[in-house]
């Protein structure tokens, strides 16, 4: 000089599931709470192989701890009409520690 990797910004696409019930407050199809039922893709939790450390053994085997991912799971939190939010995908500008 310098690509990718990362950041935050911003455009497009983005599922799933009761406009259920019951009270209150309202001019209102708008809120607030309460009952079941249901959904997973904001957030949060949970865990396999394995590795790594102890012990026990003759042992390449066994135990007991630390790590340990997700679209798997659990459903706290969110959230079931449209809006909005939405993991996640793609485009654009802006940064870019370090330094292939």
């Nucleotide at each position: 000089g310098g690509a990718c990797a990362g950041a935050a910004c911003u455009c497009u696409g983005g599922a799933g599931a009761g406009a259920c019930u019951c009270c209150g407050c309202u001019g209102a199809u708008g809120u607030g709470g309460g009952g079941c039922a249901c959904c997973g893709a904001a957030g949060g939790g949970g865990c396999a192989a394995g590795a790594c450390g102890u012990g026990u053994c003759a042992g390449u085997a066994c135990a007991c701890g630390u790590u340990a991912a997700a679209a798997c799971u659990c459903u706290c939190a969110g959230g079931u009409a449209a809006a909005a939010g939405g993991a996640c995908a793609g485009g654009g500008a802006u940064u870019g520690c370090a330094g292939a």
Predicted 3D model of a 100-nucleotide RNA (Glycine riboswitch aptamer) from Paenibacillus uliginis N3/975.
The RNAcentral record of the sequence draws on Rfam and Ribocentre.
RNAcentral records the identical sequence in 2 taxa.
Its mean pLDDT, the model's own confidence on a scale to 100, is 77.
Its Rfam family is "Glycine riboswitch aptamer". Rfam's curators write: This family represents the bacterial glycine riboswitch.